[in-house]
Notes:
The RNA shown here (c-di-GMP-I riboswitch aptamer) has 87 nucleotides and comes from Psychrilyobacter atlanticus. RNAcentral holds the sequence, with entries from MGnify. Its Rfam family is "c-di-GMP-I riboswitch aptamer". About the family: GEMM was predicted in a large-scale screen for bacterial structured RNA regulatory elements. Genes associated with GEMM are involved in a diverse array of functions, including chemotaxis regulation, signal transduction, secretion and chitin. NCBI's taxonomy places the organism under Bacteria, Fusobacteriati, Fusobacteriales, Fusobacteriaceae, Psychrilyobacter.
RNA sequence: UGAAAAAGGCAAAGCAGAAGAAAUUCUGUGACGCAAAACUAAAGGGUCUAAGUCUAUAUUAUUUAGAGAUGACAGCCAGUUGCCAAA
Numbered sequence: 001u002g003a004a005a006a007a008g009g010c011a012a013a014g015c016a017g018a019a020g021a022a023a024u025u026c027u028g029u030g031a032c033g034c035a036a037a038a039c040u041a042a043a044g045g046g047u048c049u050a051a052g053u054c055u056a057u058a059u060u061a062u063u064u065a066g067a068g069a070u071g072a073c074a075g076c077c078a079g080u081u082g083c084c085a086a087a
Base pairs, nucleotide, nucleotide: 001085002084009034010033014029015028016027017026018025019024032075038080039079040078044077045076046073047072048071053067054066055065056064
C1' cells in the first nucleotide's frame, strides 16, 4: 500500500422476545455491507436522547417551551492494535 489469492472473521435493515424515561442495547433469526464493521466514549472531534435538575408561561393541579449528560452511538471522523500478500 492492497483484498487478487488462501485461511478466516464480523453482521445492516426487518421480524420475535427482553431491558430502558428515551436515545439505544442484549438474545435469536436474517445478511445490507465491511481490509480492520477488532478494541478505545475522561486521549480528541462530532452526533443522538433528556429521566433527574434549572429557567420561563400558565397555575388548585395538570400542560407547554427552552437549557442541559451523569445516559447512548466507534457500521460518523479519529486514536491504538492485528491476519495474508506486495514493495